This is a predicted structure of a 93-nucleotide RNA (Glycine riboswitch aptamer) from uncultured Sphingomicrobium sp.
[in-house]
RNA sequence: ACGCGGGAGAGUUCGUCGAGUCCUCAAAAUAGAGGAUUUGGCGGCGCCGAAGGAGCAACCGCCCCCGGAAUCUCUCAGGCCCAGGGACCGCGU
Numbered sequence: 001a002c003g004c005g006g007g008a009g010a011g012u013u014c015g016u017c018g019a020g021u022c023c024u025c026a027a028a029a030u031a032g033a034g035g036a037u038u039u040g041g042c043g044g045c046g047c048c049g050a051a052g053g054a055g056c057a058a059c060c061g062c063c064c065c066c067g068g069a070a071u072c073u074c075u076c077a078g079g080c081c082c083a084g085g086g087a088c089c090g091c092g093u
Base pairs, nucleotide, nucleotide: 001093002092003091004090005089006088011045013044014043015042016041017040018039019038020037021036022035023034024033025032046080047079048078052076053074054073055072059068060067061066
């Protein structure tokens, strides 16, 4: 490095606009109204950190300078139903 396996955390929150499906009412038919549910965009507040990124530092290089440096810190990015991703760990080559 590659392959296989394991792999956490935090709202399935609020508002708004749009779309799909189902049910009920209405109805000559269409339109319409209400409810349930799924989903996309935008906005608000809250929150998570184990992609990446940034910062400090024990420590290391060589005394200084300087440089490297975490699962710590920050949360820009990313994420908060599932999925995907996933630091890190194990096995194999």
Its mean pLDDT, the model's own confidence on a scale to 100, is 80. It matches the Rfam family "Glycine riboswitch aptamer". Rfam links the family to the GO term glycine biosynthetic process. About the family: This family represents the bacterial glycine riboswitch.